[in-house]
Formats: sequence, C1' cells, structure tokens
RNA sequence: GACAUCAAGGGCAAACCCGCCGCGAGGCGGGGACGCAAAGCCUCCGGUCUUUGGCAUAAGCAAAGAUAGCGGGGUUGCCGAUC
Repeated sequence: GACAUCAAGGGCAAACCCGCCGCGAGGCGGGGACGCAAAGCCUCCGGUCUUUGGCAUAAGCAAAGAUAGCGGGGUUGCCGAUC
C1' cells in the first nucleotide's frame, strides 16, 4: 500500500414509538436495532423524492430544497487475519 474472512476493544443506528422543528420531502433529541469497515465528513455528477412556477391534467421543463443508509466521485481515518 492492498484487503475485509479472524480476534479484541470500541463506533454508528433502518423500520417503528414519543417529543420538537419544517408547507413538504425530511431534520434534531430520546427509546429501539434492520443493518453498516467509512452507515465519518463534503451535494461535484447521475438517480429518487418534495415545494413552487407555468399548464385543463399528466408527462416533460425551470427554480429552490431533501436524500452522504441510492450509486459514483472527493477527503480523512481505528484494530487486524491475509497478500
């Protein structure tokens, strides 16, 4: 440096429930564990979703957002069988 299959010590926390915030997607805190070796951090690219605009409606489009636990990318990084 690669790698994630071993051990040890740890870490995070889906659904769901409660409280608060947000028009909403969702977010934060508490409980709770489906999972996770970057499920640490960053919206740069694509996807999905929300709100608004225009539109008879939908699709598509535009703007502003959400999602880093949708994927890619960037960046930092613990222990360690193995190479």
A computed fold for an 83-nucleotide RNA from Steroidobacter sp., annotated as c-di-GMP-I-GGC riboswitch aptamer. Its mean pLDDT, the model's own confidence on a scale to 100, is 84. Rfam family: c-di-GMP-I-GGC riboswitch aptamer. Rfam links the family to the GO term cyclic-di-GMP binding. The model forms 95% of the base pairs in the Rfam consensus. The sequence was found by an Rfam model in a public genome assembly. Lineage of the source: Bacteria > Pseudomonadota > Gammaproteobacteria > Steroidobacterales > Steroidobacter.